[in-house]
RNA sequence: GGGCCUGUAGCUCAGGGGGAGAGCGCCCGCUUGGCGUGCGGGAGGUCGCGGGUUCAAUUCCCGCCAGGUCCA
Numbered sequence: 001g002g003g004c005c006u007g008u009a010g011c012u013c014a015g016g017g018g019g020a021g022a023g024c025g026c027c028c029g030c031u032u033g034g035c036g037u038g039c040g041g042g043a044g045g046u047c048g049c050g051g052g053u054u055c056a057a058u059u060c061c062c063g064c065c066a067g068g069u070c071c072a
Base pairs, nucleotide, nucleotide: 001071002070003069004068005067006066007065010024011023012022013021018055026042027041028040029039030038048064049063050062051061052060
């Protein structure tokens, strides 16, 4: 330098045109003598960045950035 894959909550990831979600973690309440477990509730997001298509983009297309992998 080129090909492919990935980028979504603090972490690991799912989802894939019109509600942003799960598990773990964090906070509060109940439960316990206390911790843990269990139950209930809650906070937490520029869906990597920019542009295009569209009535509408996290999702489709292009470029860039970052990471992984392969080739040279």